[in-house]
RNA sequence: AUCACGAAAGGGCAGCUCCCGAGUAAUUGGGAUGAGUGCGCAAAACAAUGGGUCCAGCUAUGCUGGAUAGCCAGGUUACCGAA
Numbered sequence: 001a002u003c004a005c006g007a008a009a010g011g012g013c014a015g016c017u018c019c020c021g022a023g024u025a026a027u028u029g030g031g032a033u034g035a036g037u038g039c040g041c042a043a044a045a046c047a048a049u050g051g052g053u054c055c056a057g058c059u060a061u062g063c064u065g066g067a068u069a070g071c072c073a074g075g076u077u078a079c080c081g082a083a
Stems, first nucleotide, its partner, number of pairs: 005081002012041002016034001017032006039070001045076002049073003052068007
């Protein structure tokens, strides 16, 4: 240094609740001088390629469009450094 791995420390993300928005919906953007140091995460960083799940529409056992990266696989990039 690389690969694998995840102890320590520092820092990071944020489930839920509330408020203001977007959307038919799934879902999602912003805020909290909310609980409490957080349900959790070493890629919970990025991106819908494949599968899954969810929503909507339709000429309906499928097709089309949408959502989910905190469902899984694969892809790209990345902090720290004990065993």
Annotation: A computed fold for an 83-nucleotide RNA from an Elusimicrobiota bacterium, annotated as c-di-GMP-I riboswitch aptamer. The coordinates come from a structure-prediction model, not an experiment, and the mean pLDDT is 80. The source organism's lineage runs through Bacteria, Pseudomonadati and Elusimicrobiota.